[in-house]
Context: one part of a larger RNA
RNA sequence: GGAUGAACGCUAGCGACAGGCUUAACACAUGCAAGUCGAGGGGCAGCACGAUGUAGCAAUACAUUGGUGGCGACCGGCGCACGGGUGCGUAACACGUAUGCAACCUACCCAUAAGCGGGGAAUAACCCGGAGAAAUCCGGACUAAUACCGCAUAGUACGUUUGAGUGGCAUCACUUAAACUUUAAAGAUUUAUCACUUAUGGAUGGGCAUGCGCAUGAUUAGAUAGUAGGCGGGGUAACGGCCCACCUAGUCAACGAUCAUUAGGGGUUCUGAGAGGAAGGUCCCCCACAUUGGUACUGAGACACGGACCAAACUCCUACGGGAGGCAGCAGUGAGGAAUAUUGGUCAAUGGGCGAGAGCCUGAACCAGCCAAGUCGCGUGAAGGAAGAAGGAUCUAUGGUUCGUAAACUUCUUUUUUAGGGGAAUAAAGUGCGGUACGUGUACCGUUUUGUAUGUACCCUACGAAUAAGGAUCGGCUAACUCCGUGCCAGCAGCCGCGGUAAUACGGAGGAUCCGAGCGUUAUCC
Numbered sequence: 001g002g003a004u005g006a007a008c009g010c011u012a013g014c015g016a017c018a019g020g021c022u023u024a025a026c027a028c029a030u031g032c033a034a035g036u037c038g039a040g041g042g043g044c045a046g047c048a049c050g051a052u053g054u055a056g057c058a059a060u061a062c063a064u065u066g067g068u069g070g071c072g073a074c075c076g077g078c079g080c081a082c083g084g085g086u087g088c089g090u091a092a093c094a095c096g097u098a099u100g101c102a103a104c105c106u107a108c109c110c111a112u113a114a115g116c117g118g119g120g121a122a123u124a125a126c127c128c129g130g131a132g133a134a135a136u137c138c139g140g141a142c143u144a145a146u147a148c149c150g151c152a153u154a155g156u157a158c159g160u161u162u163g164a165g166u167g168g169c170a171u172c173a174c175u176u177a178a179a180c181u182u183u184a185a186a187g188a189u190u191u192a193u194c195a196c197u198u199a200u201g202g203a204u205g206g207g208c209a210u211g212c213g214c215a216u217g218a219u220u221a222g223a224u225a226g227u228a229g230g231c232g233g234g235g236u237a238a239c240g241g242c243c244c245a246c247c248u249a250g251u252c253a254a255c256g257a258u259c260a261u262u263a264g265g266g267g268u269u270c271u272g273a274g275a276g277g278a279a280g281g282u283c284c285c286c287c288a289c290a291u292u293g294g295u296a297c298u299g300a301g302a303c304a305c306g307g308a309c310c311a312a313a314c315u316c317c318u319a320c321g322g323g324a325g326g327c328a329g330c331a332g333u334g335a336g337g338a339a340u341a342u343u344g345g346u347c348a349a350u351g352g353g354c355g356a357g358a359g360c361c362u363g364a365a366c367c368a369g370c371c372a373a374g375u376c377g378c379g380u381g382a383a384g385g386a387a388g389a390a391g392g393a394u395c396u397a398u399g400g401u402u403c404g405u406a407a408a409c410u411u412c413u414u415u416u417u418u419a420g421g422g423g424a425a426u427a428a429a430g431u432g433c434g435g436u437a438c439g440u441g442u443a444c445c446g447u448u449u450u451g452u453a454u455g456u457a458c459c460c461u462a463c464g465a466a467u468a469a470g471g472a473u474c475g476g477c478u479a480a481c482u483c484c485g486u487g488c489c490a491g492c493a494g495c496c497g498c499g500g501u502a503a504u505a506c507g508g509a510g511g512a513u514c515c516g517a518g519c520g521u522u523a524u525c526c
Base pairs, nucleotide, nucleotide: 001526002525003524004523006522007521008520009519010518013378014377015376016375017374019371020370021336026334027333028332030331031330032329035078036077037076040075041074043071044070047069048068049067050065051064052063053062054061055060085289086288087287095213096212097211098210099209100208101207104206105205109202110201111200112199113198114197115196117151119149120148127140128139129138130137131136157182159180160179161178162177163176164175165174166173167172187194188193215261216260217259222252223251224250227249228248229247230246232244233243234242264286265285266284267283268279269278270277271276291312292311293310294309295308314325315324316323317322342368344367345366346365350364351362352361353360354359381412382411383410384409391403392402393401394400395399418462419461420460421459422458426453429450430449432447433446434445435444436443437442438441470515471514472513473512474511475496476495477494481510482509483508484507485506491498492497
């Protein structure tokens, strides 16, 4: 000098863009953050409509009724493994890069081929009864399905056996022929479609393995029994001591094993002419974790942040028998700390989940709020104006110098402020309705409707210089000097150093210098 997720002191007009718990992975009140589908199902708690009945002249009131819209709870499907957070652990195939899988999986999506026949037994809800303070649980009876289970049918699927060909990387791979065995399905509706089953291929996403790279310490020198390898088996989507029985006695290590300490990794960021050094906040990719430890279940996918079970600590409720909870989601609270924001708005856009769709949900996201914490931009006026005013300061002092064209004064402007008017783009597109073309779901046309931010940005008009400047420094390094006070005192200080009676170094004043809505100090890196 540059830099920062900064903090502190003094000061402060505006806008745009980006940023905002670096500490306690400390504890959390409250609200929200993952639902959706009635075009799968039985139904009908609540709402609306209709119908019927009773009372009434009527308005209306009451009752009944799944008849209709729709729909709480329930069965079922899909999603909840994404998105969002944090950096505890991890020195590791975690990450980066380059390869391999002849050792693998992949819901939804796309393409191709084939199919969708016929049955059965239950169960929740509802109802009845019971236990309990509650959480919740138990028994009986009834019922449905795209829930569950047989049967049929089926091969390029699975398994066994027998052949042939081609190729390779050792185990083998691919193509092909034959025989036997095993395994499938679901319907809905407005009849337009959407679902369902099997097989193959693709796409996407993952799993595994390997080479190289990736922190410090030898005041850590030996480490290791599932340890190293093999035969055989089990398990897995799959290879493998991943696990097991048996056999062998190996394996790693001064090219640093083991141990200890520290640490998420990368793209990148800062600095530097570069080589290098340092960092890994925001954004993107990967990994790990979800109070602590462990375990599996479901599922295409989890060993699952807002799922389950067990153990532990903590907090809460209790009728003392027993129960409930997990903000490292968004806000917010306490604590810690030098220190870090609103218990805001909207699904309008982008994206996600479900749905045929309308649509519903979405603290993802988009916006707004707070903060000079950063970068950039704008302003605090412009031109003229010498009686070089008054006043302050100072000197060689009847006078000069300086603040200083500075002010006053004259003319002008109105960015900005305030007030009043006008006023967007973001809507590309989609929905509903109607139509045209091809021809059966696409394209196009017309029309209708959808904007949170927002009456915001922006534009125009009016008034009036009106609403807007500070901070640090002035001995040398280092740009900028005099007077007064103090008298080794009070104090300054980054280093050298200054102060003991003429201090350009302390304190004040005048002046000056530097930067400027900031300026200094502290901390850290180069």
Notes:
Small-subunit ribosomal RNA, 5' domain from an uncultured bacterium, 526 nucleotides, folded computationally. Rfam family: Bacterial small subunit ribosomal RNA. Its family is annotated with ribosome and structural constituent of ribosome in the Gene Ontology. The coordinates come from a structure-prediction model, not an experiment, and the mean pLDDT is 83.